[in-house]
Context: one part of a larger RNA
Molecule: large-subunit ribosomal RNA, domain II
Organism: Aureliella helgolandensis
C1' cells in the first nucleotide's frame, strides 16, 4: 500500500418547544390492593402534581399589592381575549462517560537490590620478571654521639608484564552474528584492587568517590492493579439519496483573544397590518468634511524695506552726551506660502423629514434550530510604515470565501457572466479575427526601433504636426576669393607683457571694413584663426515653443520580459461595415420548488447550517405467495428498469437450514479515510 469484515449523537430521569390524541361545568394518578390470563392486561386507589390570583424579602394583605407620611406617582398584577391538564412522538437543553478514539499526569494497595549503586558476613585470585625503604650486622669514625662503607633485609595505592579487569583511540558493524558485539591497538594489574555464596536497606523513597547516575533491556520519581470510560477550551474521525432556503469570520463583555455568553447576519413554523421597509423624483433640514483662504483667528513660515525700541561690535571718551555698524531680535510694512489637533468662507455625496411615485422585493412582531465571532484581494478615502511590503490597521463597494463556465499564455480575489436536465440550433458579453486556434475587410495617418513585446531621471541636427520671432532678389544662409590696417609694444605690472600669464581702461584715426581683440600660438615676438567687410553664387535660411511616433539610458548569474510561429503590418492612432466567442440570452422538450380556483406566472451555483421527502438493512406482528419436475437465501455471469439511495428477469452453482411481497413497529440500520481495530494478499 491493497482486499474481507468490525468500527462513532445512545439510554434513563427533569426541562422547554413543535405536532398528535383523550378529557376539559378541569386534567392525572402514585405507592399499593383486587380480578384474570396463551402473563400481554382489566378494575380499584385523589396521598400528591399542574391549572384555577395576584403582590411582597417577609410578616401579611388580596382584585389588588409593593414602595411610602402619602388616599400622591411609579412597578408588578387583575378587568378584555380563556384555555388547562395526561399520554404517545420529533427537535433542544440540563444531569449522567452522553458522538468516537487520544494524553502527559494525581491518588491508594500491592510487587521487585537474581540486573544495577552501597553497604554487612565469609571464601577464593593476582605466571614471570625488575627495583632494593627501614631495620639488623660487621668495618672505619667519635669521649660518646652523629655520619659514612660493605652485607644481609623485602617496604611499597613502586616499575615491566600475562591471567583477571576496564573500556582512551580507530576499522567493521548500524533491516547488526549481537536492543552495545568483532578486530587492532590501549589502563590498572598487592590494590580507593578483581571475584564467588550468603545477608540488607525501595518509590518522594533507596542508593550515589555526584553523572540526575542506578533501583530487572523501563528513571528529574519504578513495575502490577484499582479509582478509571480521570480529564483534553486540543488534534483526529463521525458510515445512504434527492428536494427547498442558505450564512459568518462584526461588536460589547470575558485569567479573555485559535474558547466562550448575548446582540447581528441563516433556516422553519405562527402572527399582524399600514403606502411600514426598500428604490425613483420633488421640496425642506442640520452640518463643517474635500476644496480653498491669510488685513478672519492659532500657529508654522521664506526673501527684501525704511522708520522705531533693545541687545551686540568698532570708535570716540574726566563724566554725562556721542558717532559708525554687509550683526541678531521684536514691531510695522511690500511680495510669495503653510496647517490632523487653524477657519472669514465652503461643496458633491451620504443622513433626515414631508409629498408623489415604482415593485417579480420585504419590512415587523412571537416562537424552534443553528452555524459563525482566524477572512483573503481590488478599487477608491485614510492612519501607522520610508506617500516601502503578497505589510498593518479602519470605512465604503465589489470578487473569492461558499461560484462551475468564458477572457487575462498558465493565474483563489482582476475582465464578462451566475451552472434545473436534454439539443451535431441560434444571437451577443469580456476578449478576439496571419499560423498553432473559430472568426475582416476597407479607409486615413503615424512609426524603421522588431519599437509594438518591462522602467526612470536625463541625454540627442531621428521623424510627424502647430506656432511665434529674425534675415533674405536694395541678394540672405553655407562654401569659395580678397582684405582684417593705424595711434600702438594702450597704461601698469614684469626678467620679458608686443590683441590673447594678470590688474585698469576700452579711446581715437583712416576706412568698405577691421576689437586696444574670439580661439590656438610664441620665452617675448612672429605665424594661423575669429568678429566685421567687399566679391562670386542665386532662394530660402536661423532660432525658439507645443506636439504624435520612434533612439541611448538598459548589468546577474541553467536558456528565456509577444503563450510560440511570423509579422514592416499580421505595429500604432482614428473610423466604417462585417464575424468569432460563454454552462448569459433565445428556440425546443422535459423535471422540480412556490404563488394562483385555472389559464399561467416566477424560480431551481452553493459550504457552515436550518427544512421537508425518500432508498436500502436486521428483528417483531398481522396478512398474502412460491415450492416436490429442488423452493427460498448466498455466491458467479448478464446487452433490463427508476431522477437518485437503488430494483427486477434469465442462466449457472447451492440438498432442505428458510424466504419472499403489503402494512405496522422496534433499531448495536448504511463507511475510501480516525499513523483506526482483527484477519489476509
Nucleotide at each position: 500500500u491493497c482486499c474481507g469484515g468490525c468500527g462513532a449523537g445512545u439510554u434513563a430521569c427533569c426541562g422547554u418547544u413543535c405536532g398528535u390524541g383523550g378529557c376539559u361545568c378541569g386534567g392525572u394518578u402514585a405507592a399499593g390492593a383486587c380480578c384474570u390470563u396463551a402473563c400481554g392486561g382489566g378494575u380499584c386507589g385523589g396521598a400528591g402534581c399542574c391549572a384555577u390570583a395576584g403582590g411582597g424579602a417577609a410578616a401579611c394583605c388580596a382584585a389588588g399589592u409593593c414602595u411610602u407620611a402619602a388616599u400622591a406617582g411609579g412597578g408588578c398584577g387583575a378587568c378584555a381575549a380563556u384555555u388547562g391538564u395526561c399520554g404517545c412522538g420529533g427537535g433542544c437543553g440540563g444531569u449522567a462517560g452522553a458522538c468516537g478514539c487520544g494524553a502527559a499526569a494525581c491518588u491508594g494497595c500491592g510487587u521487585g537490590a537474581u540486573c544495577u549503586a552501597c553497604c554487612c558476613a565469609u571464601g577464593g585470585g593476582c605466571a614471570g620478571g625488575u627495583u632494593g625503604a627501614a631495620g639488623c650486622g660487621c668495618g672505619g669514625g667519635u669521649u660518646a654521639a652523629a655520619c659514612u662503607g660493605c652485607g644481609u633485609g623485602g617496604a611499597g595505592g613502586a616499575c615491566c608484564g600475562a591471567a583477571c579487569u576496564c573500556a582512551c583511540u580507530u576499522g567493521g558493524g548500524u533491516u547488526g552474528a549481537a536492543a552495545a558485539c568483532c578486530g587492532a591497538g590501549g589502563g590498572g594489574a598487592u590494590g580507593a584492587c578483581c571475584u564467588g555464596u550468603g545477608g540488607g536497606g525501595a518509590g518522594g523513597a533507596g542508593u550515589g568517590a555526584a553523572a540526575g547516575u542506578c533501583u530487572a533491556a523501563u528513571c528529574a520519581a519504578a513495575c502490577g492493579c484499582a479509582g478509571a470510560g480521570a480529564u483534553a477550551g486540543c488534534u483526529c474521525g463521525u458510515u445512504c439519496u434527492c428536494u427547498c432556503c442558505g450564512a459568518a469570520a462584526u461588536a460589547a463583555c470575558u485569567u479573555u483573544a485559535g474558547g466562550g455568553u448575548u446582540a447581528g447576519c441563516c433556516u422553519c413554523g405562527a402572527g399582524c397590518a399600514a403606502c411600514u421597509a426598500u428604490g425613483a423624483u420633488a421640496c425642506g433640514g442640520g452640518g463643517g468634511u474635500a476644496g480653498a483662504g491669510a488685513g478672519a483667528c492659532u500657529g508654522a513660515a521664506u526673501c527684501g524695506g525704511a522708520u522705531g525700541g533693545g541687545g551686540g561690535c568698532c570708535c570716540a571718551u574726566u563724566c554725562c552726551a556721542g558717532g559708525g555698524u554687509a550683526c541678531c531680535u521684536c514691531a510695522c510694512u511690500g511680495a510669495a506660502c503653510c496647517a490632523a489637533a487653524c477657519u472669514c468662507c465652503g461643496a458633491a455625496u451620504a443622513c433626515c423629514g414631508u409629498a408623489u411615485u415604482a415593485a417579480c422585493u420585504a419590512u415587523c412582531u412571537c416562537g424552534g434550530g443553528a452555524g459563525u465571532u482566524a477572512g483573503u484581494c481590488u478599487a477608491c478615502g485614510g492612519g501607522g510604515g520610508a506617500u516601502a511590503a503578497g505589510c498593518u490597521c479602519c470605512g465604503u463597494g465589489g470578487u473569492c470565501g461558499a461560484g462551475a463556465g468564458g477572457g487575462a499564455a498558465a493565474c483563489a480575489a482582476c475582465c464578462c457572466a451566475g451552472a434545473u436536465c436534454g439539443u451535431c440550433a441560434g444571437c451577443u458579453a469580456a476578449g478576439g479575427u496571419c499560423c498553432c486556434a473559430a472568426a475582416g475587410u476597407a479607409a486615413u495617418a503615424c512609426u524603421c526601433a522588431g519599437u509594438c513585446a518591462c522602467u526612470a531621471a536625463g541625454g540627442a541636427a531621428g521623424u510627424u504636426g502647430a506656432a511665434u520671432c529674425u534675415c533674405u532678389g536694395u541678394g540672405a544662409c553655407a562654401g569659395c576669393c580678397a582684405g582684417g590696417a593705424u595711434g600702438u609694444u594702450g597704461g601698469c605690472u614684469u626678467a620679458g607683457a608686443a590683441g590673447c600669464a594678470g590688474c585698469c581702461a576700452c579711446c581715437a584715426u583712416u576706412u568698405a571694413a577691421a576689437a586696444a581683440g574670439u580661439g590656438c600660438g610664441u620665452a617675448a615676438c612672429a605665424g594661423c584663426u575669429u568678429a566685421c567687410u567687399g566679391g562670386u553664387c542665386g532662394a530660402g535660411a536661423g532660432a525658439u515653443u507645443c506636439u504624435g511616433c520612434g533612439c541611448c539610458g538598459a548589468u546577474a548569474a541553467u536558456g528565456a520580459a509577444c503563450g510560440g510561429g511570423a509579422g514592416u503590418a499580421a505595429g500604432u492612432a482614428u473610423u466604417a461595415c462585417a464575424c468569432c466567442g460563454a454552462a448569459g440570452c433565445u428556440a425546443c422538450g422535459g423535471g422540480a420548488u412556490c404563488c394562483g380556483u385555472a389559464a399561467g406566472g416566477a424560480u431551481c451555483g452553493g459550504u457552515a447550517g436550518g427544512a421537508g421527502a425518500g432508498c436500502g438493512c436486521u428483528g417483531u406482528a398481522c396478512a398474502g405467495g412460491a415450492g416436490a419436475u429442488a423452493c427460498a437465501a448466498g455466491c458467479c455471469a448478464u446487452a433490463c428498469g427508476g431522477u437518485a439511495a437503488c430494483g427486477a428477469g434469465u442462466g449457472g452453482u447451492g440438498u432442505c437450514g428458510g424466504c419472499c411481497u403489503g402494512u405496522a413497529c422496534a433499531g448495536g440500520u448504511g463507511a475510501u479515510u480516525a499513523u483506526g481495530c482483527c484477519g489476509g494478499a